This is a predicted structure of a 1428-nucleotide RNA (small-subunit ribosomal RNA) from a metagenome.
RNA sequence: GUUGAUCCUGCUGGAGGAUACUGCUUUUGGAGUUCGAUUUAGACAUGCAAGUCAGAUCGCAAGAUCGGCGAACGGCUCAGUAACACGUGGGCAACUUGCCCUAGGGACGGGGAUAACUUCGGGAAACUGAAGGUAAUACCCGAUAGGGAAUGGAUAUUGGAAGAUACCAUUCUUCAAAUCAUUUGGCCCUAGGAUAGGCCUGCGGCAGAUUAGCCAGUUGGUGGGGUAACGGCCCACCAAAGCUAUAAUCUGUACGGGCGAUGGGAGUCGUGGCCCGGAGAGGGGGACUGAGACAAGGCCCCCAGCCCUACGGGGUGCAGCAGUUACGAAACCUUUACAAUGCACGAAAGUGUGAUAAGGGAACUCCAAGUGAUUAUGCGCGAGCAUGUUCUUUUGCCAAGUGUAAACAGCUUGGCGAAUAAGGACUGGGUAAGACCCGUGCCAGCCGCCGCGGUAAUACGGGCAGUCCGAGUGGUAUCCGCGAAUACUGGGCUUAAAGCGUCCGUAGCUGGUUUAGUAAGUUUUUUGUGAAAGCUUGUGGCUUAACUGCAAGAAGUGCAGGAAAUACUGCUAGACUUGGAGGCGGGAGAAGUUAGGGGUACUUAUGGGGUAGCGGUAGAAUGCUGUAAUCCUAUAAGGACCACCGGUAGCGAAGGCGCCUAACUAGAACGCACUCGACAGUGAGGGACGAAAGCCAGGGGAGCGACAGGGAUUAGAUACCCCUUUAGUCCUGGCCGUAAAGGAUGCAAACUAGGUGUGGUGUAACCCUUGUGGUUAUGCUGUGCCGAAGGGAAACCGUUAAGUUUGCCGCCUGGGGAGUACGAUCGCAAGGUUGAAACUUAAAGGAAUUGGCGGGGGAGCACUACAACGGGUGGAUGCUGCGGUUUAAUUGGAUAAAACGCCGGACAUCUCACCAGGGGAGACAGCAGAAUGAUAGUCAUUCUGAAGGGAUUACUUGACAAGCUGAGAGGUGUUGCAUGGCCAUCGUCAGCUCGUGCUGUGAAGUGUCCUCUCAAGUGAGGCAACGAGCGAGACCCACAUUCUUAGUUACUAAGUGUAUCAUUACGAUGCGCAGGACUCUAAGAAGACUGCCAGAGCUAAUCUGGAGGAAGGAGUGGGCAACGGUAGGUCAGUAUGACCCUAAUCUCCUGGGCUACACGUGGCAUACAUUGGUAGGCACAAUGGGAUGCAACUCCGAGAGGAGAAGCCAAUCCCCUAAAACCUGCCUAAGUGUGGAUUGAGGGCUGAAACUCGCCCUCAUGAAAAUGGAAUCCGUAGUAGUCGCGUGUCUCUAUCGCGCGGCGAAUUUGUCCCUGCUCCUUGCACACACCGCCUGCCAAGCCAUCCAAGUGGGGUUUAAGUGAGGCCCAAUCCUUAGGGUUGGUUCGAUCUUAGACUUCGUGAGGCGGGCUAAGGCAUAACAAGGUA
Repeated sequence: GUUGAUCCUGCUGGAGGAUACUGCUUUUGGAGUUCGAUUUAGACAUGCAAGUCAGAUCGCAAGAUCGGCGAACGGCUCAGUAACACGUGGGCAACUUGCCCUAGGGACGGGGAUAACUUCGGGAAACUGAAGGUAAUACCCGAUAGGGAAUGGAUAUUGGAAGAUACCAUUCUUCAAAUCAUUUGGCCCUAGGAUAGGCCUGCGGCAGAUUAGCCAGUUGGUGGGGUAACGGCCCACCAAAGCUAUAAUCUGUACGGGCGAUGGGAGUCGUGGCCCGGAGAGGGGGACUGAGACAAGGCCCCCAGCCCUACGGGGUGCAGCAGUUACGAAACCUUUACAAUGCACGAAAGUGUGAUAAGGGAACUCCAAGUGAUUAUGCGCGAGCAUGUUCUUUUGCCAAGUGUAAACAGCUUGGCGAAUAAGGACUGGGUAAGACCCGUGCCAGCCGCCGCGGUAAUACGGGCAGUCCGAGUGGUAUCCGCGAAUACUGGGCUUAAAGCGUCCGUAGCUGGUUUAGUAAGUUUUUUGUGAAAGCUUGUGGCUUAACUGCAAGAAGUGCAGGAAAUACUGCUAGACUUGGAGGCGGGAGAAGUUAGGGGUACUUAUGGGGUAGCGGUAGAAUGCUGUAAUCCUAUAAGGACCACCGGUAGCGAAGGCGCCUAACUAGAACGCACUCGACAGUGAGGGACGAAAGCCAGGGGAGCGACAGGGAUUAGAUACCCCUUUAGUCCUGGCCGUAAAGGAUGCAAACUAGGUGUGGUGUAACCCUUGUGGUUAUGCUGUGCCGAAGGGAAACCGUUAAGUUUGCCGCCUGGGGAGUACGAUCGCAAGGUUGAAACUUAAAGGAAUUGGCGGGGGAGCACUACAACGGGUGGAUGCUGCGGUUUAAUUGGAUAAAACGCCGGACAUCUCACCAGGGGAGACAGCAGAAUGAUAGUCAUUCUGAAGGGAUUACUUGACAAGCUGAGAGGUGUUGCAUGGCCAUCGUCAGCUCGUGCUGUGAAGUGUCCUCUCAAGUGAGGCAACGAGCGAGACCCACAUUCUUAGUUACUAAGUGUAUCAUUACGAUGCGCAGGACUCUAAGAAGACUGCCAGAGCUAAUCUGGAGGAAGGAGUGGGCAACGGUAGGUCAGUAUGACCCUAAUCUCCUGGGCUACACGUGGCAUACAUUGGUAGGCACAAUGGGAUGCAACUCCGAGAGGAGAAGCCAAUCCCCUAAAACCUGCCUAAGUGUGGAUUGAGGGCUGAAACUCGCCCUCAUGAAAAUGGAAUCCGUAGUAGUCGCGUGUCUCUAUCGCGCGGCGAAUUUGUCCCUGCUCCUUGCACACACCGCCUGCCAAGCCAUCCAAGUGGGGUUUAAGUGAGGCCCAAUCCUUAGGGUUGGUUCGAUCUUAGACUUCGUGAGGCGGGCUAAGGCAUAACAAGGUA
């Protein structure tokens, strides 16, 4: 590090130590058992690594040869070897031992050769032949001593045992010497010792059973041979044994140990260097010599390789020291010396020694030291830095001495001078150290793991700063630890990986009570041994340390022997009854097998009745039916099955078992004053049983029904649904051997609270209808539920344990690949059992939590839901917005609901951001320039659409300066995914939380749940909760009623004055006075609270109805509106981070564009007409606005409008005629007297300007359209609809927005069906949260396996052949020894052929598997996933 979060299980990675290689860097010294072990026991040029000697011959000598000893040591390496190879303990009564030590004895007499050498030959060489010729401590013969063997003898000794030893006798056999030498010395025999070996043996240390059987000299015997010696070591004969599940045989791997790394330990891993043992010397074999070898710096042979050659033939072996080459990630000088230590020879001097000692090289390991110290001033937050002062000299450099075999180093002394000496990795977390800068922009790259990087990267690269270690520091690979993560110490198996499907039972393991014996296990003690080095301690030596000497100890957990103990286990013998088994008794049961019998239904057949449909489905169709179906009825046949009873009832080991009866078989429970006496438990292998499906053979076949056919459904439908229907299902016999064979829980035993059902059986009491009765209590034994303790990650389990404690068996060790491949085995087949690896991956998984979701359930709610009703949209024309297209530009934003008459966005210029063209402009500082005139202004000409804007020219002015660098205004330039603010929407919702307490390991829960109620988490009652907050409500505004107060510009009832008109009369109008009644205005109060009544409800909250009231249950309508979600919208309203543009993306001007137009679409306007149109008459509002303004009124005009102009800064004046309505007339169903688009002509207004592109008026023109498909929108009352009015914008322009009033309905008083919202519950593999997740196939790329016709090697082995060479025997020849030749037996390398087994490489093609941001087809799984 799996999750949104949690607890587990589980693996992955990191931090420690060690070994090798490697990057960067590097001052010095010391020590060390460091340095071609790892890969190639590959191949080697060159030099060196074993000689030496009072024996002998030749020679002046050097030297050569004969002879003696040595060369079997030392040194190197680890290929082979799973073995008496090693370790450890024993044995040899089965053995050898040169040189050395001790003791005893001895050395007499003879003899002939040969090398060297000389001569002559052969040969390229290596070498070799012949003749002559000489010696010995070389060789031979004989003697003496001695040894050996056999036989016999009487004893003695050792010992566990005599085949041993000693003594005597006889016989046989074998057989010494150099008397060299002046001497120490050397030689021979015998015995003993020491040393060094040989052989035998117990035990110990490795992987595989996908290796289960192996072995013919094999196992043993007898007799021989052979050896130093036992032995099938070898041979002949005889017997048929021997080994193996305690792992034989086979295969793979590997020298073993002391020791080393790591670890707390137990362990695990390693074992190259040092020591001990073994083995090997290019591969293989063989003997000779010798005390010792089967010897490689000796010999012979074969094979492979290399070298020389005169082609005839010869030579060679670095896994010795240096060195070369190949291989590789990987490892030094072709140095010095025998001075020291040791070894060989020698009497010794001495000689030899790549053993060894010593130097050189190496960042191999370990140890030690340094790269300065001090102080003053200045700077700095500080760390510290700079400059100076003072000091020291380890180290460095120089010199002399000492040191050494010679040097080097070191040591001693002196001189110089802070001088000569710091790096590596890291800085997101784990993990110490940057919220620093720049660059980059899912690119480049980083990253052990998690993860960074897509324009503000603490994670990349650089810089600065910091952290850690430090002459080192990082990386890669491997080992141990971390890991209780193979768990002996010390884990697990209901659901995470894991209990065999079940039982029986062999080996094994384990085993009740008691007595006696024994002492095998066990325990104690003791003896021997367990090399040294290593480890620990002490104490010495190098200046210290590393290193090392000495001493002691520990350890080696072991093995062997002796003595003792006897609790436990074992063994032997005896006893017991509680475990177990048996016997008897009466009962229970779908236990099994076989046979017989029965029943309903179904189908078919036949007869009768009867007539047009039946059947089937969501709806249909295929199908059946006029040859009479379905339906009714009677009879018959057939096969399967066994309703009700029937039950978390019973039985069985499990699978499983259900009509009745019988026979046979088996098991369990209960009961008994019965019998045996531990006989038991478990159980690797093994055996038996084992659902369904499937297979073989023979029957049977009614119903059902894979396959198949047809009909539907569907985009498709190889499915779900329907109609037919074959295997099968059934019986008999045989096979298969698997299932979610599940209680996902192995068997057995003991212990640890209970409560409540139910089956079987026993006992007791009571009742009674006296029965096969009932009730209660209790015992045993089954089977369920709930639960204490306890357990568990939790869910849960809980005397039927998943608790506590034992015995035995099976199984697990991240996910995938894979229960696959190969092999073996079983099977007729299908297939079963056993059962990997490469590769890939950081998770996969369990339980529970909170959400979200469901074509899950329940409850409640809403006109952006339905229902009921009313009116629309969608069709037409126009206006307007958007898309698209076009264009120089058609600026930009918004784009499901929640963009589209939206950005208040009605754009003529402006706006303006777009396009074409033309101008302008850089505060401040520095530099170049400038009184030899910078800059600015302007007449004229010219460029130009126009312009001192530029150019030309003239005049005026008088100090600055865009040419460069830095910097600065400005930006409707980018990023709304960097932001603030504001807004939309969920939401006309009723939710969202907190404190304390409690529950849970925890995430969390509880409260917020349940019942009733409400518009509401509104309220009431209950409850491990009690309270509280935000929201709801309350509150605020407007309207509706009344009251009080106040009356100007508002009002005018009554009163009154005056003027005009009219008078038959009542009077009407205007202006005043006056009034405070009314209206109105605007300030304050009142009023409504389920307060009252009835019913319902729990005597509640509340609901229903009613009274009163202007208003009744929120009075009506608004405002306000939670925690949060949508990375929703806006950088173009303003603000603002970062980035970008700087003479242009800034700014100004002219013109154009935003107004385009094949088309699509949203919103609206006007209509399609008679509830209308038209003409005339006539009535009633409210809200608002007014100084660049509203404008009365008068005049002119047909009108738009024009000319004058009072009043008004507005309850005063103006805009201001409201319209629909009402009354009267006409029109009469038609594209019209509906409708008004479009177009023509003429006018008016605003404005600088009306062409692109404004509005209005008049006349003329008179288009589409006749009520609108699928679909869809709004609305519950003063609402919808309808009718006008005002205002915002505004020079002008309203079909828009916001307001205002007039007229004024219909329907519902319900529901959750559709669309959604809230709550509870349930499932989930979702959490970016169903617009989720996810599977298979196809296509593409990459990777590693597997199969495969074959093909190419390696190894082992069998058989046959070949047969170098060797041992032995015999004969023969020469001979002193000895050798040659021939023959025979035997061993036998090598090579050839044929076969078997095994392993590695390669292989056309093929199967599947894994991995890979955005391919195709479907949608199998997760929700009832839409067929569980």
Source information
Its Rfam family is "Bacterial small subunit ribosomal RNA".